[in-house]
RNA sequence: AAUCUGUUUCGGGGCGGGGUGAAAUUCCCCACCGGCAGUCAUAGUCUGCGAGCCCUUAAGGGUUGAUCGGGUGAAAUUCCCGAACCGACGGUAUAGUCCGGAUGAGAGAAACGAAUC
Numbered sequence: 001a002a003u004c005u006g007u008u009u010c011g012g013g014g015c016g017g018g019g020u021g022a023a024a025u026u027c028c029c030c031a032c033c034g035g036c037a038g039u040c041a042u043a044g045u046c047u048g049c050g051a052g053c054c055c056u057u058a059a060g061g062g063u064u065g066a067u068c069g070g071g072u073g074a075a076a077u078u079c080c081c082g083a084a085c086c087g088a089c090g091g092u093a094u095a096g097u098c099c100g101g102a103u104g105a106g107a108g109a110a111a112c113g114a115a116u117c
Base pairs, nucleotide, nucleotide: 002116003115005113006112007111008110009109010108016030017029018028019027031097032096033087034086035049036048037047038046044085045084052063053062054061055060067083068082069081070080071079089100090099091098
């Protein structure tokens, strides 16, 4: 250093102002947020994964949102400029942002150790 394995820790953000109303952080106007890995170059919108939802005794299986135009460049749906779009389930005046399942689970990340070569 590589491979493999174990332990521990970490591992999702966001409603502020105004309006209507008996009641809305849920509606309307403005605002705000963006998990993990990958990629000729940095990604909520590309590829894959996790979460969520459905099925199953279980292992596991299924399902699962959204971007275009211009610019630079060898290379960018990732950068810059502009304009858009998307966001599980249950609760509640209709919720990406509140409360709940959840002091949960988890893609994965880091540290330390063992083994092999």
This is a predicted structure of a 117-nucleotide RNA (FMN riboswitch aptamer (RFN element)). The sequence was found by an Rfam model in a public genome assembly.